[in-house]
Model confidence (mean pLDDT): 90 of 100. Predicted 3D model of a 356-nucleotide part of an RNA (large-subunit ribosomal RNA, domain IV) from a Bacteroidota bacterium. The RNAcentral record of the full RNA draws on ENA.
Context: one part of a larger RNA
Order: sequence, then C1' cells, then structure tokens
RNA sequence: CUCUGGUCAAGGAACUAGGCAAAUUGGCCCCGUAACUUCGGGAUAAGGGGCGCCUCAGGUGGUGAUGGACCUCGCGUCCUGAGCUGCCCGAGGCCGCAGAAACCAGGCCCAAGCGACUGUUUACCAAAAACACAGGAGCGUGCUAACACGAAAGUGGACGUAUACGCUCUGACGCCUGCCCGGUGCUGGAACGUUAAGCGGAGAGGUCAGCCCUUCGGGGCGAAGCUUUGAAGCCAAGCGCCAGUAAACGGCGGCCGUAACUAUAACGGUCCUAAGGUAGCGAAAUUCCUUGUCGGGUAAGUUCCGACCUGCACGAAUGGCGUAACGACUUGGGCACUGUCUCGACCGGAGACUCG
Repeated sequence: CUCUGGUCAAGGAACUAGGCAAAUUGGCCCCGUAACUUCGGGAUAAGGGGCGCCUCAGGUGGUGAUGGACCUCGCGUCCUGAGCUGCCCGAGGCCGCAGAAACCAGGCCCAAGCGACUGUUUACCAAAAACACAGGAGCGUGCUAACACGAAAGUGGACGUAUACGCUCUGACGCCUGCCCGGUGCUGGAACGUUAAGCGGAGAGGUCAGCCCUUCGGGGCGAAGCUUUGAAGCCAAGCGCCAGUAAACGGCGGCCGUAACUAUAACGGUCCUAAGGUAGCGAAAUUCCUUGUCGGGUAAGUUCCGACCUGCACGAAUGGCGUAACGACUUGGGCACUGUCUCGACCGGAGACUCG
C1' cells in the first nucleotide's frame, strides 16, 4: 500500500452526480397515533414508557398428597386442600457502564412523477414508468365454427357452442371519452363504365395444284389442304362508381380589423378545409427561446413544489384528467444518525514486500 473488520475529540452531509457506503432503528408488553381514504386501509404511522435478580402479599388457572363425610360398597360420589407449578397484578429490596445485556433483530416523516395493485423480464452489464394483469371496447365466428398446424389424412379450438371461442386495441377504480368518412382500410350495394383466361371466328399473311403475262431473266393472280395471325360478339371477381364505418389507419387552420387611458378583444370581415382541438391538463418523462415570470422552500436553489398560459411541438381507449393502497422505480425537502466529509488517527485479521 491492497482487501476485510473495529474504535474515535469537536463538528454533523460541509462529501458526492446522488447520504453511495456506513451509522441510526430493531424484540415483547402498555400508552398513543395525522392528512387522506375505495372505510379495508393509512398503522409497527409518528411519538413515548416498561423489561434483570431476591423477598413478601394478592388474584386466577393446572395437578392433587393428607384427612373427613356418605353409600346402591366400587377403579364410587362429595368436602378439605398440603406440596409442586403456569399466568397476571402489587409492595419492598439488590447488583452492574449496560437487564429485549450475546446471536438474531424496521430508520422515520413530508411533497411530486410514473405505473392501480400481487406478479413477469434482457440465464452472463438494464427489474423499470417496459411486459402481464382483472376491468373496458371493437371485429370475426351458427359448428365439419372462425382461426391455427399440416401438400394430405388428420389434429388443436373442444368431447366446448355466442354468458362460447379467435384476433386487435385499451389497461383497477372515479369523472369522462368531443369534431372530421375528403385520403387509406374494412363492410354493404350492383344499374352503368372498365376488365383476364376461355369461347368465338369476320378478316389478313405464308406455302401451293393450276391459270395469265413475258424482253424467257422473270412478273402477276391464286382454290383445297397445311400453317401463322386475328376483329366483332359472349364473359367473373376486382377496379371505377354509390353508401356506411374513427374504442378502423388517421386528421383536428390562416390573415386583417374592432371597446371612452393603455392593454386585450366577447365582436366583425376574409381565405382555405373532410373537419378546424371540445372537456380536462399545461415550461409537463412533452417548452426550443428557458435558469420563462411570480410565489414557496435556502444565507444563497439551471433541480423541486404551487401558480400563470406566449402549448417551438398536450389532449381524450397509439385513451384525457384525477386517485386511497402498493413500489429493491424516479425527483425534491426534513428529522434522527453517522469517518461520506473538515482530516485524518489508531487497533485486529488476510495479502503484497524482505529473509528462509
């Protein structure tokens, strides 16, 4: 010096990103316990007191010696209550630094965020505000169900049957959940438009018997067959089209003016849109400017709490706002307590180091 224990004057978080670590607290009995609350809770809230041993007295249980009474005489019934003993209460006394004497054995309070809760998770850096969850909702599914696995047989669903099963979203509870169906999706409609293969073959091309013309080099026409191609017409879903649907994917404006101080604008005008953000919340796990401004807390506060609203860029089941209880979660404050620190010191154990 490293690791691991122990103790410390005065101070007591001044340490630090942060009380990390350590210390405090700790058991049983009694007293006593706030806000808030879903009346269960919060609660071991908080905060106090007692605790060993000896002697004596009392209370209340257990056991029941001894003696006695009665008798239907027995392993009988009743009375008595010694001794031993459990617990409770009281009085007096004794010892130590210390009586829950060792081990073991909650620190507490206030406020806020998130998630209701108990649970689950990244086996080996993340335990969480992530996942799940009861509860809510939508959609699908009438049974050979939907759906899933499987070329199939078949199986799961389920030996279930819509109070069931599958999928998706939300996530206890309380109060609620606005407007937009133009786009995308889904559902319904089927008159019209468009539309594939297929059917259909009008027509056209190639070849060619043969025919015509010829300057004999060649040129032209061309049936059947074979072959290449192919118009009209017939024709499904889909798409177009018409509707519905947002707890489907999603979306939810701009400019100008206006009140008898000023400021502001209930009000008016205008442009655009499918509709222009309702309630509630708001510098927020969301606020760039920003350490916004005001208030609180501190001697001093980029954090924190309460407000304001100018919401760069909250907002209603990608749920909004609250919420008792809960949390090895996150944030701010306080009490207690401490070697975290001022600032270090000493003691023990194990190493390192030297020698062997």